[in-house]
RNA sequence: AGAGUUUGAUCCUGGCUCAGGACGAACGCUGGCGGCACGCCUAACACAUGCAAGUCGAACGAAGCUAUGGAGCUUGCUCCAUAGACUUAGUGGCGGACGGGUGAGUAACACGUGAGCAACCUACCUUAAAGAGGGGGAUAACGGGAAGAAAUUUCCGCUAAUACCGCGUAAACUUACGAAACGGCAUCGUUUUGUAAGCAAAGAUUUAUCGCUUUAAGAUGGGCCCGCGGCUGAUUAGAUAGUUGGUGGGGUAACGGCCUACCAAGUCGACGAUCAGUAGCCAGACUGAGAGGUUGAUUGGCCACAUUGGGACUGAGACACGGCCCAGACUCCUACGGGAGGCAGCAGUGGGGGAUAUUGCACAAUGGGGGAAACCCUGAUGCAGCGAUGCCGCGUGAGCGAAGAAGGUUUUCGGAUUGUAAAGCUCUGUUGAGGGGGAAGAAAAUGACUGUACCCCUUUAGAAAGCCACGGCUAACUACGUGCCAGCAGCCGCGGUAAUACGUAGGUGGCAAGCGUUGUCCGGAAUUACUGGGUGUAAAGGGAGUGUAGGCGGGAAUAUAAGUCUGAUGUGAAAUACCGAGGCUCAACCUCGGGGCUGCAUUGGAAACUAUAUUUCUUGAGUGAAGUAGAGGCAAGCGGAAUUCCCGGUGUAGCGGUGGAAUGCGUAGAUAUCGGGAGGAACACCAGUGGCGAAGGCGGCUUGCUGGGCUUUUACUGACGCUGAGGCUCGAAAGCGUGGGGAGCAAACAGGAUUAGAUACCCUGGUAGUCCACGCUGUAAACGAUGAUUACUAGGUGUGGGGGGAUUGAACCCUUCCGUGCCGCAGUUAACACAAUAAGUAAUCCACCUGGGGAGUACGGCCGCAAGGCUGAAACUCAAAGGAAUUGACGGGGGCCCGCACAAGCAGUGGAGUAUGUGGUUUAAUUCGAAGCAACGCGAAGAACCUUACCAGGUCUUGACAUAUACGUGACCGAUGCAGAGAUGUAUCUUUCCUUUCGGGGACUAGUAUACAGGUGGUGCAUGGUUGUCGUCAGCUCGUGUCGUGAGAUGUUGGGUUAAGUCCCGCAACGAGCGCAACCCUUAUUAUUAGUUGCUACAUUUAGUUGAGCACUCUAAAGAGACUGCCGUUGACAAAACGGAGGAAGGUGGGGAUGAGGUCAAAUCAUCAUGCCCUUUAUGACCUGGGCUACACACGUACUACAAUGGCGCGUAAACAAAGAGGAGCAAGCUGGCGACAGUGAGCAAAUCUCGAAAAAGCGUCUCAGUUCAGAUUGCAGGCUGAAACUCGCCUGUAUGAAGUUGGAAUUGCUAGUAAUCGCGAAUCAGCAUGUCGCGGUGAAUACGUUCCCGGGCCUUGUACACACCGCCCGUCAAACCAUGAGAGUUGGCAACACCCGAAGUCGAUAGUCUAACCGUAAGGAGGACGUCGCCGAAGGUGGGGUUGAUGAUUAGGGUUAAGUCAUAACAAGGUAGCCGUA
Repeated sequence: AGAGUUUGAUCCUGGCUCAGGACGAACGCUGGCGGCACGCCUAACACAUGCAAGUCGAACGAAGCUAUGGAGCUUGCUCCAUAGACUUAGUGGCGGACGGGUGAGUAACACGUGAGCAACCUACCUUAAAGAGGGGGAUAACGGGAAGAAAUUUCCGCUAAUACCGCGUAAACUUACGAAACGGCAUCGUUUUGUAAGCAAAGAUUUAUCGCUUUAAGAUGGGCCCGCGGCUGAUUAGAUAGUUGGUGGGGUAACGGCCUACCAAGUCGACGAUCAGUAGCCAGACUGAGAGGUUGAUUGGCCACAUUGGGACUGAGACACGGCCCAGACUCCUACGGGAGGCAGCAGUGGGGGAUAUUGCACAAUGGGGGAAACCCUGAUGCAGCGAUGCCGCGUGAGCGAAGAAGGUUUUCGGAUUGUAAAGCUCUGUUGAGGGGGAAGAAAAUGACUGUACCCCUUUAGAAAGCCACGGCUAACUACGUGCCAGCAGCCGCGGUAAUACGUAGGUGGCAAGCGUUGUCCGGAAUUACUGGGUGUAAAGGGAGUGUAGGCGGGAAUAUAAGUCUGAUGUGAAAUACCGAGGCUCAACCUCGGGGCUGCAUUGGAAACUAUAUUUCUUGAGUGAAGUAGAGGCAAGCGGAAUUCCCGGUGUAGCGGUGGAAUGCGUAGAUAUCGGGAGGAACACCAGUGGCGAAGGCGGCUUGCUGGGCUUUUACUGACGCUGAGGCUCGAAAGCGUGGGGAGCAAACAGGAUUAGAUACCCUGGUAGUCCACGCUGUAAACGAUGAUUACUAGGUGUGGGGGGAUUGAACCCUUCCGUGCCGCAGUUAACACAAUAAGUAAUCCACCUGGGGAGUACGGCCGCAAGGCUGAAACUCAAAGGAAUUGACGGGGGCCCGCACAAGCAGUGGAGUAUGUGGUUUAAUUCGAAGCAACGCGAAGAACCUUACCAGGUCUUGACAUAUACGUGACCGAUGCAGAGAUGUAUCUUUCCUUUCGGGGACUAGUAUACAGGUGGUGCAUGGUUGUCGUCAGCUCGUGUCGUGAGAUGUUGGGUUAAGUCCCGCAACGAGCGCAACCCUUAUUAUUAGUUGCUACAUUUAGUUGAGCACUCUAAAGAGACUGCCGUUGACAAAACGGAGGAAGGUGGGGAUGAGGUCAAAUCAUCAUGCCCUUUAUGACCUGGGCUACACACGUACUACAAUGGCGCGUAAACAAAGAGGAGCAAGCUGGCGACAGUGAGCAAAUCUCGAAAAAGCGUCUCAGUUCAGAUUGCAGGCUGAAACUCGCCUGUAUGAAGUUGGAAUUGCUAGUAAUCGCGAAUCAGCAUGUCGCGGUGAAUACGUUCCCGGGCCUUGUACACACCGCCCGUCAAACCAUGAGAGUUGGCAACACCCGAAGUCGAUAGUCUAACCGUAAGGAGGACGUCGCCGAAGGUGGGGUUGAUGAUUAGGGUUAAGUCAUAACAAGGUAGCCGUA
């Protein structure tokens, strides 16, 4: 410090997620030791048991114990005295207000910080001054009696004090009234002083001392008041009656509405009152670069609380955790009458919970209480126990050790890896175990911890390693299993038979006594942006104006000093953190020192800036004056054109409407046309990215009223300004209310069409409405998707309105101000774009945004007549949603171009019969594959057996085929017989290899066993190879450079041209590669060379037969020839095109081979090869027979026809080819047969012989018929091949003679030696062709042209597509699940309010009862207690509202969910452009 994730890719916006750190943690697996810390976060739930606050006999009486002495006697008891550093129930004193716990409440002067008290208190302690005289009356304990179960209570009697009460003394104390001085901060304070009144005391004793009283001061601890600071919600906007203030009084330690009576009506609040929710606050802790954010365990400071609520008493201090009273709830005891209790002290129990410890030891240390002290008490504290809860440290061994062992894993079988790891050898002894010694903590004594820390000796490598991960982020990979299953997952995402992602194993990586997971917080996140973000299109500018509060604000001068800056002082507790030292062996931990604690307050100073006050200025702003343009607004009046309607005339059959129609109107006279009239609405041309207005918006003409702008001028005011939360006003259309009006148009509605449907688009009608007046609504894609104002920052060019200059004056020109457009630099921007009318550079103010959906929805509130508007969430759900641009693809977008693509033609297919292939059906099987073009006379260049893969039956199991090993036979081969359908079985005969050192070895072989063979079994979606297709279409790319943030672009686009990305020109491109073309084959011409089996001008022959020859034809070698080369025209001086000449051939001469990069998960596992899976007495192998040939039907491809351009016949004759094939072959010739063919057989491995005859051609006849057409089907008789033609071959003869008379919708091929037509050959092959592949003969028609159909190429445009339109995608309905709203209601909580009742208790009143101290001789009084009454008053009760939960039949919408229904709304002109508001 970043990374992953939206896309085909890119940049941006934006969310989600991860890597880090932390924890009072929990859970899973695992676990050796020690040190230091920490340990109920939940039920402030309930608590058994024990302990946690006592102490003082030197305050007091009394009792007891012990000892001594004495007395009495019942001689072991009683009494008395004394002593005790013995014990203690009670009185009394001090302490139980500290220490310890908890965080419920509390949003508050509770806390923090800084001030104040001239408005206060403070026991014990310290200091100082002074004092302590003399009396009195009680009372507990105790004794006796009584009540009660108990707790406890009561009566009588006795007694003491440092208990209690007068009196005396007393001021420096208090109160009241004064005086003076000084001071201050308003009330006032301090000091001095006068008068009057009032108030104290306690003793103990060991004689050291301790205690007591008063006053003053200090210290310590508290109380009160104030400034500032720190949570959320406005869907909480008004709150408040003791409320705000005053006066009198009361109360308190003290101020104060703290309380009370009266008076006034204030007080708080948008700078957020009140209400609701949440919460102890802080030092600090965690995190972070910081600013911040989160948090408030342990430790420390403060606060609050002590079962819930209320109350006071005592006291220096409490409204009191281990005190009291009352009320409530709960628990316990009870004799039922009454009583007792409070662990949020330490342990512990139950409960709750994911979860948190021992009913331990000790007061040895530190501290606290009491005491003169000894000492006692102390669950504070010190220690120990439990817990890996955290932090820190140590260990689980070290060195050598390659046969790289065994085993494991893997493997291409060679190896690799685990791995120096182990074993083995040599060492060590941390920790542990055993034994021994043994501190410090303690200052005289005293040690819980503890025989602890630590040290020494002995002992054996022995007793001590796990957890997680290994697809990317993120370090670390293989095998097997599984097969969208099981499962994983933080995000992206893995898993559907080869998973580095699941599970296991091996290996590896990381951390380590821990490791992972979960949860929470901060970080990363600049993702709430103060530091440090944005708002044209991504979320985001209010519809517009006016203006209040507020914020901000021009030049100059002076003053002040609030902000600001600077110095000083105080404070900012300690601990923590940081730095530096030191102590535990180190570290954690602990100790010391330093700096710091960014703050607050006081005070001195400065005066630039802001502020405040005063004065002044004119440039901002405004006013005046003179002009000026305008659909600016409101009201009234007027006008013409047009539509419609009415009346009349002319006139006749249609009009209207559409893609085409129909509904509709019209013979009762329409439409059309002419004249007249009525009525409403809107204002053609002018008219313009022209004008005006704040926006919405404004358009005939005239008049009236009226707002604003601009220019010029510089007369006036003198900062009067800008913005603007709330508020107020305006605000298109639609809509609402009332009343008018209503021509046209036109939601709803009706009809006609279209359609699968058509509640639409189209047509004919048509009502609200549109118009006017008044009122409401308050929204729009109210848009420049761009808030207002001000200043600055290159230019160019239009246009509207003014001014100035120049001109005699216009026009033009120059210049200037205000508007309104375009282009464009810098700059900005994610890009697009913006660019003086900024989206640039700055300033001020306002508004708004923070992922998508849910949702602008619900609830609440406000507004509205309603419709609805404004404000405006959450649960839940997703990992994206989105912007701009790029490349493709696509479009029922556009442009250009090409192609037998259309058109123009010729011949067909589709109809018939047959052949063949396919589907379907059938079957035991009808083997398998191919499936739009690009499957279907395809694999198959040839299924009777074989082929053959299929079916039935019969057989074999190391096998029909290959290799190897071991054992083992001597054969193998060949022949014959028998059984059998055959495979096969069986029997017989025959046969006896090579070599040798004679032991044997080798080859071949029947058999046995083991490895293995075999598979046309699966997967073409695991593959190689091969092939098809777009397409012989002209494209596909690269290097360097340049442009762009980038994907990418450029080049390759543009202007021409071409069959062509062919070539030329231009150009930020310059070059290059694969394609195109050419090179290759063939064909068309020809010279040369060469002549056999070819040829023949010469001779010869029946005959190229023979001679001679190679001139010609031909054959086959290597050449020539054609290149837009030449001429002309056009074109841009180009490329090229057109025409011409020459030429056998002319613009690629014709044909072929040749197929770029890619697309289709295209085809093929059945050509072959091959991974994996499956099978192994079978899915392998052999055999016989059957099937692949079935047959209601459908489709494709062909053949033959339907006839006269023909059929048939004769035969004229010498008609005229090319290309092929031939030895298990082609076969001449001859003979036989009507023929297929048979018999015989010359020649020929071929320019020699053979197939072999070419056929269409010509002549005659038939004369338009189902025929002398056509030939299917069938009968009979034959031939050929072959073991074998039944299923199931071909051919011949004869007889039979079906459909068919040119073929519906639709559709195919072809542009010249082509179509059409005619025959010939070959491969396969025993035989079988209408198929396929070749060959030649005869030989046309047409092309105006590119509008349309199809396919393709290039450019451009739109896109929400990228699996790319066979795309994407919306809504209802149906199903499941989830959360939410409404809901008759039901049921809880909370805070107030009103009233009733009213405990304890303070305060007040009272004199019913009682009464020791004082007064009084007494009576009595003062005072007190109880009682009674009053105010207040908790809990409780009643009531109506508020608020917040839970639940509720039913209901509403929403979300989610591989393959449900209906349509196709959106994305392309999405097939009616889309969208916004409204009905």
This is a predicted structure of a 1479-nucleotide RNA (small-subunit ribosomal RNA) from an uncultured bacterium. Model confidence (mean pLDDT): 83 of 100. The sequence is in RNAcentral, with records from ENA, Greengenes and SILVA.